[in-house]
c-di-GMP-I riboswitch aptamer from a Gemmatimonadota bacterium, 97 nucleotides, folded computationally.
Its mean pLDDT, the model's own confidence on a scale to 100, is 87.
The sequence was found by an Rfam model in a public genome assembly.
Parts: sequence; C1' cells; structure tokens
RNA sequence: GUUCGAAAAGGGUAAACCCCGGGAAACCGGGAGACACAAAGCUACGGGUCUAAAAUCGGUUCGAGUACCAACCGAUUAUGAUAGCCGGGCUGCCGAA
Repeated sequence: GUUCGAAAAGGGUAAACCCCGGGAAACCGGGAGACACAAAGCUACGGGUCUAAAAUCGGUUCGAGUACCAACCGAUUAUGAUAGCCGGGCUGCCGAA
C1' cells in the first nucleotide's frame, strides 16, 4: 500500500417506542432507550424513496351579471428530506493475509 473481518483488545455509533423543542410535511435536534452497524464517520454528485409549504393546472362552493378574488378538494413539480436505500467521492481505529 492492497484485500479481508474468523478470533481478540480497547472502544465507538444508536433503529423502534416514549418525552421536550423545531418544521407545512417528510424529517431534524436534545433526553431516555438499544434493533442493529467495521465506516451506521463526512459528503445530496448520480439513481431510488418520502414530503408538497409555495407555484402551476383542474374542479367545487359562495354570489349572481359573468369574471377576478377568496375558501375547500384534487393533480403535477423539489427548491425540502433521507448518508441506518444503493452507487460514487473524501477520511479513519484494531486485527489478519
């Protein structure tokens, strides 16, 4: 340096549930808690998935003279999220070959 994680040592992270806070939501932070993890360290670059505040389009309601506006419903879209979905990039502990 490369590949690997059988055994060992010292350790590390922390899913779900619950509580508090943030957020429109997905989800995130803290506490508590351990399902798991050898990169479950970092990074949204590619794909996937989740969400849809906002925007656009359509519909309904109200009114009545139609429309706009407004409210509600639906569809689409990431600019939001996920690194514990996969791939890529960067870095790294112990041990073995």